[in-house]
Context: one part of a larger RNA
RNA sequence: CUGGGCGUAAAGGGUAUGUAGGCUGAGAAGUAAGUUGAAUAUGAAAUCUGCAGGCUUAACCUGUAGGGUAUAUUCAAAACUAUUUUUCUUGAGUUUUUUUAAAGGUAAAUGGAAUUUCUGGUGUAGGGGUAAAAUCCAUAGAUAUCAGAAAGAACACCAAUGGCGAAAGCAAUUUACUGGAUUAAAACUGACGGCUGAUAUACGAAAGCUAGGGGAGCAAACGGGAUUAGAUACCCCGGUAGUCCUAGCUGUAACGUUGUAUACUAGGUGUAUGAGGUAUUGAUCCCUUAUGUACCAAAGUUAACGCAUUAAGUAUACCGCCUGGGAAGUAUGCUCGCAAGAGUGAAACUC
Repeated sequence: CUGGGCGUAAAGGGUAUGUAGGCUGAGAAGUAAGUUGAAUAUGAAAUCUGCAGGCUUAACCUGUAGGGUAUAUUCAAAACUAUUUUUCUUGAGUUUUUUUAAAGGUAAAUGGAAUUUCUGGUGUAGGGGUAAAAUCCAUAGAUAUCAGAAAGAACACCAAUGGCGAAAGCAAUUUACUGGAUUAAAACUGACGGCUGAUAUACGAAAGCUAGGGGAGCAAACGGGAUUAGAUACCCCGGUAGUCCUAGCUGUAACGUUGUAUACUAGGUGUAUGAGGUAUUGAUCCCUUAUGUACCAAAGUUAACGCAUUAAGUAUACCGCCUGGGAAGUAUGCUCGCAAGAGUGAAACUC
RNA backbone atom coordinates (compact mmCIF):
# COMPACT_ATOMS: atom_id res chain seq x y z
C1' C A 1 0.00 0.00 0.00
C1' U A 2 -4.03 -3.13 0.94
C1' G A 3 -7.11 -4.01 4.83
C1' G A 4 -9.49 -1.91 9.10
C1' G A 5 -11.46 2.28 11.36
C1' C A 6 -13.06 7.75 13.39
C1' G A 7 -19.57 9.01 20.36
C1' U A 8 -15.93 7.57 24.99
C1' A A 9 -9.58 3.73 22.95
C1' A A 10 -5.58 7.35 17.56
C1' A A 11 -9.11 9.68 14.21
C1' G A 12 -15.26 14.37 11.79
C1' G A 13 -12.38 19.86 9.15
C1' G A 14 -15.28 25.63 13.95
C1' U A 15 -19.40 26.72 10.32
C1' A A 16 -21.35 27.80 5.63
C1' U A 17 -21.25 29.16 0.23
C1' G A 18 -19.28 27.07 -3.79
C1' U A 19 -15.04 26.11 -8.44
C1' A A 20 -12.63 21.72 -10.48
C1' G A 21 -13.56 16.68 -9.68
C1' G A 22 -16.55 12.33 -8.06
C1' C A 23 -21.56 10.32 -7.89
C1' U A 24 -26.48 10.53 -9.91
C1' G A 25 -34.61 9.57 -11.30
C1' A A 26 -38.41 6.43 -14.55
C1' G A 27 -40.02 4.64 -19.86
C1' A A 28 -38.74 4.07 -25.25
C1' A A 29 -35.49 4.16 -29.61
C1' G A 30 -30.55 4.51 -31.70
C1' U A 31 -24.82 4.66 -31.60
C1' A A 32 -20.89 1.38 -30.04
C1' A A 33 -16.15 4.88 -26.63
C1' G A 34 -15.79 1.64 -22.13
C1' U A 35 -17.50 -3.65 -21.60
C1' U A 36 -18.08 -8.99 -23.43
C1' G A 37 -17.14 -12.92 -27.16
C1' A A 38 -14.69 -14.96 -31.64
C1' A A 39 -10.77 -15.01 -35.48
C1' U A 40 -5.86 -13.48 -37.13
C1' A A 41 -0.97 -11.45 -36.04
C1' U A 42 2.47 -10.32 -32.30
C1' G A 43 3.50 -11.77 -27.40
C1' A A 44 12.56 -13.09 -28.08
C1' A A 45 15.47 -16.59 -25.27
C1' A A 46 15.57 -18.06 -20.29
C1' U A 47 11.74 -18.82 -16.46
C1' C A 48 6.63 -21.84 -15.76
C1' U A 49 3.67 -26.77 -17.00
C1' G A 50 3.43 -32.04 -19.36
C1' C A 51 6.47 -35.86 -21.53
C1' A A 52 11.23 -37.99 -22.98
C1' G A 53 16.50 -38.11 -22.41
C1' G A 54 21.78 -36.99 -20.04
C1' C A 55 25.25 -36.47 -15.53
C1' U A 56 25.45 -43.37 -10.26
C1' U A 57 20.40 -40.15 -8.18
C1' A A 58 18.74 -35.24 -7.03
C1' A A 59 19.38 -30.27 -7.74
C1' C A 60 21.05 -29.14 -12.60
C1' C A 61 21.26 -29.63 -18.03
C1' U A 62 19.16 -30.96 -23.08
C1' G A 63 15.07 -31.91 -26.43
C1' U A 64 9.94 -31.56 -27.54
C1' A A 65 4.92 -30.01 -26.84
C1' G A 66 2.03 -26.51 -24.20
C1' G A 67 0.67 -22.20 -21.49
C1' G A 68 1.02 -16.87 -21.09
C1' U A 69 -1.03 -11.17 -18.81
C1' A A 70 -1.29 -7.91 -22.77
C1' U A 71 -1.28 -5.06 -27.62
C1' A A 72 -3.15 -4.26 -32.70
C1' U A 73 -6.73 -5.28 -36.65
C1' U A 74 -11.39 -7.40 -38.28
C1' C A 75 -16.25 -9.39 -37.18
C1' A A 76 -20.19 -9.79 -33.66
C1' A A 77 -23.38 -8.73 -28.97
C1' A A 78 -26.19 -4.48 -26.74
C1' A A 79 -27.53 -6.02 -20.44
C1' C A 80 -24.64 -2.23 -17.70
C1' U A 81 -21.60 2.67 -17.90
C1' A A 82 -21.19 6.50 -21.66
C1' U A 83 -23.50 9.29 -25.56
C1' U A 84 -27.72 11.14 -29.02
C1' U A 85 -33.05 11.74 -29.69
C1' U A 86 -37.74 11.52 -27.41
C1' U A 87 -41.56 10.93 -23.45
C1' C A 88 -42.79 11.21 -18.11
C1' U A 89 -43.26 13.18 -12.80
C1' U A 90 -41.87 10.83 -7.98
C1' G A 91 -36.00 14.50 -7.36
C1' A A 92 -35.40 19.64 -7.51
C1' G A 93 -37.19 24.30 -8.50
C1' U A 94 -40.29 28.68 -10.02
C1' U A 95 -44.73 31.45 -9.45
C1' U A 96 -49.25 32.40 -6.96
C1' U A 97 -52.47 31.79 -2.93
C1' U A 98 -52.81 30.39 2.25
C1' U A 99 -50.87 30.92 6.73
C1' U A 100 -47.94 30.65 11.36
C1' A A 101 -44.26 31.22 15.10
C1' A A 102 -39.63 33.16 16.66
C1' A A 103 -33.90 36.43 22.09
C1' G A 104 -32.50 35.42 13.40
C1' G A 105 -29.58 40.12 11.58
C1' U A 106 -28.60 45.70 11.10
C1' A A 107 -29.74 50.75 12.56
C1' A A 108 -32.25 54.40 15.41
C1' A A 109 -35.28 56.09 19.38
C1' U A 110 -37.33 55.40 24.23
C1' G A 111 -37.88 53.27 29.35
C1' G A 112 -37.81 51.71 34.56
C1' A A 113 -35.13 49.25 38.72
C1' A A 114 -30.27 49.11 40.68
C1' U A 115 -25.13 51.07 41.33
C1' U A 116 -21.61 55.02 41.90
C1' U A 117 -20.61 60.19 42.17
C1' C A 118 -22.18 65.29 43.09
C1' U A 119 -25.56 69.22 45.44
C1' G A 120 -28.97 70.37 49.40
C1' G A 121 -32.04 68.97 53.98
C1' U A 122 -32.58 65.91 58.64
C1' G A 123 -29.24 63.79 62.07
C1' U A 124 -24.79 62.09 65.41
C1' A A 125 -20.64 58.81 66.34
C1' G A 126 -19.57 55.56 64.41
C1' G A 127 -19.34 52.93 59.59
C1' G A 128 -17.25 49.13 56.73
C1' G A 129 -15.13 44.37 56.63
C1' U A 130 -13.98 39.19 58.59
C1' A A 131 -13.73 32.79 61.05
C1' A A 132 -11.54 36.76 64.01
C1' A A 133 -9.15 41.23 62.72
C1' A A 134 -6.61 45.10 60.46
C1' U A 135 -5.47 48.30 56.37
C1' C A 136 -9.77 51.72 54.81
C1' C A 137 -13.96 55.79 55.36
C1' A A 138 -15.74 59.39 59.29
C1' U A 139 -16.53 65.48 63.99
C1' A A 140 -13.26 69.28 57.60
C1' G A 141 -19.96 65.66 59.85
C1' A A 142 -19.35 59.72 57.43
C1' U A 143 -22.82 55.35 57.64
C1' A A 144 -28.35 55.97 57.71
C1' U A 145 -32.55 58.69 55.63
C1' C A 146 -35.26 62.40 52.26
C1' A A 147 -35.21 65.47 47.73
C1' G A 148 -32.74 66.76 43.21
C1' A A 149 -28.97 66.13 39.31
C1' A A 150 -25.29 63.44 36.28
C1' A A 151 -22.93 59.18 34.17
C1' G A 152 -21.99 54.47 32.24
C1' A A 153 -23.16 49.45 31.85
C1' A A 154 -26.68 45.55 32.13
C1' C A 155 -31.91 44.45 31.06
C1' A A 156 -35.33 41.30 37.32
C1' C A 157 -40.29 38.97 36.79
C1' C A 158 -42.24 36.63 32.07
C1' A A 159 -38.37 32.01 31.51
C1' A A 160 -39.35 26.66 30.06
C1' U A 161 -36.57 19.89 29.21
C1' G A 162 -39.28 26.65 25.35
C1' G A 163 -37.88 29.61 20.53
C1' C A 164 -34.52 31.40 16.35
C1' G A 165 -29.85 31.02 13.69
C1' A A 166 -24.93 27.57 9.16
C1' A A 167 -21.91 27.77 13.28
C1' A A 168 -19.95 31.42 16.56
C1' G A 169 -24.26 33.06 18.93
C1' C A 170 -29.09 35.80 20.02
C1' A A 171 -33.29 38.14 25.72
C1' A A 172 -36.13 45.58 28.33
C1' U A 173 -39.70 48.21 24.78
C1' U A 174 -40.93 50.46 20.04
C1' U A 175 -40.04 51.75 14.94
C1' A A 176 -37.55 51.19 10.04
C1' C A 177 -34.90 47.95 6.74
C1' U A 178 -33.74 42.78 6.06
C1' G A 179 -32.46 36.90 5.93
C1' G A 180 -34.29 32.08 6.65
C1' A A 181 -37.86 28.24 8.14
C1' U A 182 -42.79 26.01 8.39
C1' U A 183 -48.49 24.31 7.62
C1' A A 184 -52.27 23.64 3.81
C1' A A 185 -53.72 23.75 -1.39
C1' A A 186 -53.26 24.46 -6.52
C1' A A 187 -50.84 25.48 -11.20
C1' C A 188 -46.27 25.37 -14.01
C1' U A 189 -41.07 23.72 -15.58
C1' G A 190 -39.61 18.60 -16.76
C1' A A 191 -33.71 15.69 -14.23
C1' C A 192 -33.06 21.49 -16.80
C1' G A 193 -30.84 19.87 -12.44
C1' G A 194 -29.60 17.26 -7.66
C1' C A 195 -25.91 15.35 -3.73
C1' U A 196 -21.00 16.04 -2.16
C1' G A 197 -17.11 19.25 -2.48
C1' A A 198 -9.83 19.44 -2.94
C1' U A 199 -8.19 24.67 -3.88
C1' A A 200 -10.83 29.18 -2.81
C1' U A 201 -14.17 32.81 -0.48
C1' A A 202 -17.23 34.55 3.63
C1' C A 203 -18.56 34.31 8.73
C1' G A 204 -16.29 33.00 13.25
C1' A A 205 -16.75 33.33 21.57
C1' A A 206 -13.26 35.17 24.87
C1' A A 207 -8.56 37.16 25.36
C1' G A 208 -5.10 40.22 22.66
C1' C A 209 -3.37 44.35 19.08
C1' U A 210 -3.85 49.57 16.25
C1' A A 211 -6.39 54.52 16.10
C1' G A 212 -10.15 57.64 18.24
C1' G A 213 -13.91 58.06 22.04
C1' G A 214 -16.01 56.45 26.80
C1' G A 215 -15.25 54.79 31.77
C1' A A 216 -20.68 53.63 36.59
C1' G A 217 -19.81 48.74 38.35
C1' C A 218 -16.44 44.73 38.05
C1' A A 219 -11.38 43.80 37.73
C1' A A 220 -5.55 40.73 35.36
C1' A A 221 -1.09 43.69 36.79
C1' C A 222 0.21 46.55 41.03
C1' G A 223 0.01 48.77 46.40
C1' G A 224 -1.55 47.87 51.35
C1' G A 225 -3.88 44.75 55.58
C1' A A 226 -4.30 39.77 57.34
C1' U A 227 -3.17 34.34 57.39
C1' U A 228 1.36 31.50 57.51
C1' A A 229 7.49 28.55 59.10
C1' G A 230 7.19 31.25 54.38
C1' A A 231 2.38 33.16 51.34
C1' U A 232 5.11 36.13 44.95
C1' A A 233 -1.92 32.66 46.91
C1' C A 234 -6.77 31.64 48.98
C1' C A 235 -9.71 36.29 52.75
C1' C A 236 -10.05 41.91 53.26
C1' C A 237 -9.22 47.49 51.69
C1' G A 238 -7.86 49.94 47.29
C1' G A 239 -6.78 49.83 42.08
C1' U A 240 -4.66 50.41 36.23
C1' A A 241 -5.14 47.97 31.56
C1' G A 242 -9.42 45.60 30.07
C1' U A 243 -14.62 45.02 30.06
C1' C A 244 -18.43 49.46 26.60
C1' C A 245 -18.77 52.33 21.49
C1' U A 246 -16.73 53.38 16.27
C1' A A 247 -13.24 51.69 12.29
C1' G A 248 -9.64 47.92 11.31
C1' C A 249 -6.51 43.48 12.63
C1' U A 250 -6.10 38.63 14.85
C1' G A 251 -8.60 33.54 13.31
C1' U A 252 -7.93 30.38 18.11
C1' A A 253 -11.75 27.31 21.84
C1' A A 254 -15.78 26.03 18.88
C1' C A 255 -18.72 19.28 22.16
C1' G A 256 -24.08 15.98 20.44
C1' U A 257 -16.29 15.04 21.75
C1' U A 258 -21.26 11.85 16.65
C1' G A 259 -19.15 15.39 8.60
C1' U A 260 -23.09 16.43 4.76
C1' A A 261 -27.18 14.46 1.77
C1' U A 262 -30.90 10.61 0.54
C1' A A 263 -33.86 6.14 1.35
C1' C A 264 -35.66 2.20 4.48
C1' U A 265 -36.62 -0.22 9.50
C1' A A 266 -41.96 -1.87 16.08
C1' G A 267 -43.83 1.25 19.48
C1' G A 268 -44.86 4.63 23.86
C1' U A 269 -44.83 9.46 26.68
C1' G A 270 -44.20 14.86 26.79
C1' U A 271 -43.43 19.67 24.58
C1' A A 272 -43.22 24.07 20.53
C1' U A 273 -45.61 25.84 15.93
C1' G A 274 -49.38 24.75 12.37
C1' A A 275 -53.33 21.87 9.35
C1' G A 276 -57.67 18.58 9.09
C1' G A 277 -61.71 16.02 11.69
C1' U A 278 -65.24 14.90 15.77
C1' A A 279 -67.77 17.37 19.58
C1' U A 280 -69.46 21.96 21.67
C1' U A 281 -73.45 28.02 22.33
C1' G A 282 -68.11 28.87 22.48
C1' A A 283 -63.41 27.43 24.55
C1' U A 284 -61.03 23.24 26.81
C1' C A 285 -60.89 17.99 25.82
C1' C A 286 -60.46 13.88 22.06
C1' C A 287 -58.66 11.63 17.05
C1' U A 288 -55.37 12.03 12.60
C1' U A 289 -51.27 14.46 10.43
C1' A A 290 -46.63 17.84 9.07
C1' U A 291 -42.15 20.27 10.81
C1' G A 292 -38.96 20.92 15.18
C1' U A 293 -37.35 19.60 20.16
C1' A A 294 -36.84 16.06 24.60
C1' C A 295 -37.47 11.35 27.38
C1' C A 296 -38.34 5.82 27.50
C1' A A 297 -37.92 1.40 24.82
C1' A A 298 -38.18 -3.42 20.65
C1' A A 299 -35.49 -5.46 16.51
C1' G A 300 -30.72 -4.50 15.18
C1' U A 301 -25.99 -2.85 16.66
C1' U A 302 -21.70 -2.10 20.18
C1' A A 303 -15.51 -4.29 23.43
C1' A A 304 -18.73 -2.46 26.92
C1' C A 305 -21.18 1.89 28.30
C1' G A 306 -24.84 2.83 25.46
C1' C A 307 -27.39 4.27 20.49
C1' A A 308 -32.14 3.10 18.92
C1' U A 309 -37.15 6.89 12.77
C1' U A 310 -33.22 13.44 15.52
C1' A A 311 -29.31 5.85 14.98
C1' A A 312 -23.95 4.78 17.02
C1' G A 313 -29.51 0.07 12.92
C1' U A 314 -29.77 -1.30 7.27
C1' A A 315 -27.67 0.82 2.63
C1' U A 316 -25.75 4.44 -1.14
C1' A A 317 -22.73 9.00 -2.79
C1' C A 318 -18.88 12.47 -1.79
C1' C A 319 -15.43 15.02 1.46
C1' G A 320 -12.16 15.27 5.92
C1' C A 321 -9.17 12.46 9.22
C1' C A 322 -6.35 8.01 12.02
C1' U A 323 -2.15 4.05 11.91
C1' G A 324 2.05 2.43 19.37
C1' G A 325 3.77 6.03 23.72
C1' G A 326 7.32 10.01 24.28
C1' A A 327 10.45 13.48 21.74
C1' A A 328 6.18 17.32 19.69
C1' G A 329 2.09 20.37 17.85
C1' U A 330 8.67 20.96 19.09
C1' A A 331 12.73 22.05 15.10
C1' U A 332 13.36 23.68 10.15
C1' G A 333 11.46 25.85 5.71
C1' C A 334 7.35 28.37 3.57
C1' U A 335 2.67 31.38 3.86
C1' C A 336 -0.15 34.91 6.80
C1' G A 337 0.09 38.76 10.89
C1' C A 338 1.71 45.52 13.46
C1' A A 339 2.88 42.19 17.27
C1' A A 340 1.23 38.29 20.18
C1' G A 341 1.20 34.42 17.35
C1' A A 342 -1.63 31.28 13.61
C1' G A 343 -1.48 27.61 9.50
C1' U A 344 1.45 23.73 7.43
C1' G A 345 4.72 20.27 10.14
C1' A A 346 9.37 16.25 10.68
C1' A A 347 13.65 13.49 12.38
C1' A A 348 17.56 11.73 15.43
C1' C A 349 17.06 9.47 19.98
C1' U A 350 14.23 6.65 23.57
C1' C A 351 10.52 3.02 25.82